[in-house]
Context: one part of a larger RNA
RNA sequence: CACUGGCUAAGGAACUCGGCAAAUUGACACCGUAACUUCGGGAGAAGGUGUGCCUGGUGGAGUGAUGGGCCUCGCGUCCUGAGCUCUAUUGGGUCGCAGUGAAAUGGGGGUUGCGACUGUUUACUAAAAACACAGGACUCUGCGAACUCGUAAGAGGACGUAUAGGGUCUGACGCCUGCCCGGUGCUGGAAGGUUAAGGAAGGUAGUUAGCUCCGGCAAAGCUAUUGACUGAAGCCCCAGUAAACGGCGGCCGUAACAAUAACGGUCCUAAGGUAGCGAAAUUCCUUGUCGGGUAAGUUCCGACCUGCACGAAUGGCGUAACGACUUCCCCGCUGUCUCCAACAUCGACUCA
Numbered sequence: 001c002a003c004u005g006g007c008u009a010a011g012g013a014a015c016u017c018g019g020c021a022a023a024u025u026g027a028c029a030c031c032g033u034a035a036c037u038u039c040g041g042g043a044g045a046a047g048g049u050g051u052g053c054c055u056g057g058u059g060g061a062g063u064g065a066u067g068g069g070c071c072u073c074g075c076g077u078c079c080u081g082a083g084c085u086c087u088a089u090u091g092g093g094u095c096g097c098a099g100u101g102a103a104a105u106g107g108g109g110g111u112u113g114c115g116a117c118u119g120u121u122u123a124c125u126a127a128a129a130a131c132a133c134a135g136g137a138c139u140c141u142g143c144g145a146a147c148u149c150g151u152a153a154g155a156g157g158a159c160g161u162a163u164a165g166g167g168u169c170u171g172a173c174g175c176c177u178g179c180c181c182g183g184u185g186c187u188g189g190a191a192g193g194u195u196a197a198g199g200a201a202g203g204u205a206g207u208u209a210g211c212u213c214c215g216g217c218a219a220a221g222c223u224a225u226u227g228a229c230u231g232a233a234g235c236c237c238c239a240g241u242a243a244a245c246g247g248c249g250g251c252c253g254u255a256a257c258a259a260u261a262a263c264g265g266u267c268c269u270a271a272g273g274u275a276g277c278g279a280a281a282u283u284c285c286u287u288g289u290c291g292g293g294u295a296a297g298u299u300c301c302g303a304c305c306u307g308c309a310c311g312a313a314u315g316g317c318g319u320a321a322c323g324a325c326u327u328c329c330c331c332g333c334u335g336u337c338u339c340c341a342a343c344a345u346c347g348a349c350u351c352a
Stems, first nucleotide, its partner, number of pairs: 001347001004344002010338002014336001019333001027051005036041001038172001052094012067079004071074001095099001107331004113325001114323002119131002135170007147156003173318004178248003183245002185241005192236003198230002202226006210217002249267005276310001277307001288304005
């Protein structure tokens, strides 16, 4: 000097990003126990009191000696209740600093956010607010189901059958879930436009029976090429659909101080954000402003609303219980600190 450990005057979080670590608490019995609440909880809430040993009394429970009664004479039945054991309670006494005498064995309370909950997860830096979840919704699927694997046969789905199965989103519960179908997607429609292979009237070219004025012309067939017309779905088109992907305005004026604008005007849009919440896990300006807490508070709690850039199943707002989650505060407690010191074990180190 390091590890580990027990102790510490006075103070008691002044330490620190943060009470990290340590300390406190702790068992059993009794008393007592708030807000809130989904009436189950919260709750071991909180907060108190007792606890050893010796010796009496009393109650209860178990066992049941002895003695007695009865008869159907039995391994019967009824009464008595000694002793012993356990337990509860009430007196007296007694020792120590201390009686759950060691060990094992919750610190507690208030408050916010998030997630309902128990669960799951990054084997080896993340346990969470992430995942899952019961519940909710949409959608597909009529059974040789949809869907998945496989080239196929076949298999799963399922020896199931719409109260079933698949997919997607949301995520207990309570109150709710507004407006927009213009874009994209999906579903439906089929009049018109566009449109493939294929079919194909006709045209053109090559070839040549034939004809010829010897220059050429040229039927049928075959070949090559072109091609009016015909031709499905799709797309265009017409509707529906947002718990489908998504979206949810600007400027100007106006009330008898001022300020503000219930009101009016105008432009644009598919429609202009409803309820609820709001400086928020979201607020840039910002340590916003006011109130509370502190002597002093960029954090915290309650409000305000000027929401840079909340908002309703990419769910909105609440919510008892729960959480090795998270914010802030308080009580207790402490070597975290003021401020360090000595001690023990084992090392390092020095000497042999």